[in-house]
Molecule: TPP riboswitch aptamer (THI element)
Organism: Pallidibacillus pasinlerensis
RNA sequence: GGAAGACACUAGGGGAGCCUUUCGGCUGAGACGGGAAGUAUCCCGGACCCUUUGAACCUGAUCUAGUUCAUACUAGCGUAGGGAAGUGGAGUCCGUGCAAG
Numbered sequence: 001g002g003a004a005g006a007c008a009c010u011a012g013g014g015g016a017g018c019c020u021u022u023c024g025g026c027u028g029a030g031a032c033g034g035g036a037a038g039u040a041u042c043c044c045g046g047a048c049c050c051u052u053u054g055a056a057c058c059u060g061a062u063c064u065a066g067u068u069c070a071u072a073c074u075a076g077c078g079u080a081g082g083g084a085a086g087u088g089g090a091g092u093c094c095g096u097g098c099a100a101g
Stems, first nucleotide, its partner, number of pairs: 001094003007088004011051004017026003032045005057082003063076004
């Protein structure tokens, strides 16, 4: 001098489902609390996940096949169309120079 980079800070994006009713149970990182409306929905906050190396999340989609009570799960769709980033940076590695032995 350079490379990737744990991590930190700031900023931003996102969803909150299924089960027969309640207790409760299931999946998941996350299914929470408060308020307005009172069917839906919306707002605020919290936790969690994700931020271009971007399947976090949205659209197609009330999708297709398997499977499940259903969600979930597996495969496809999917090289599809969208989708929110900057700064600092331990230790490590590479190159180079200087000094001493």